[in-house]
Predicted 3D model of a 71-nucleotide RNA (transfer RNA) from a Parcubacteria group bacterium. Its mean pLDDT, the model's own confidence on a scale to 100, is 83. The RNAcentral record of the sequence draws on ENA.
RNA sequence: ACGCCCAUAGCUUAAUGGUAAAGCGGUUGUCUUAUACACAACUGACGGGGGUCCGAUUCCCUCUGGGCGUA
Numbered sequence: 001a002c003g004c005c006c007a008u009a010g011c012u013u014a015a016u017g018g019u020a021a022a023g024c025g026g027u028u029g030u031c032u033u034a035u036a037c038a039c040a041a042c043u044g045a046c047g048g049g050g051g052u053c054c055g056a057u058u059c060c061c062u063c064u065g066g067g068c069g070u071a
Base pairs, nucleotide, nucleotide: 001070002069003068004067005066006065007064010024011023012022013021018054025043026042027041028040029039030038047063048062049061050060051059
C1' cells in the first nucleotide's frame, strides 16, 4: 500500500428491517452468629457522522479503533 473480518452492558456472547436477550459481574434484600452458597429484585449497552426505508444493531457510504492475510 492492497484485500478481508470485527466493533452491542464493566467482561464474554445473542438478536429475519419492527419495544435490544442471556451468562458472569455490581448494588440491595431474604437466609446465616458471621462469611460463602442459594433465592428475589434492581443496575447497566448498539464506536462517531451521513444515506436508504413508514421504521436501522441489522442494508449502503465514510471516519475512528482493533485483528488477519499478501507484498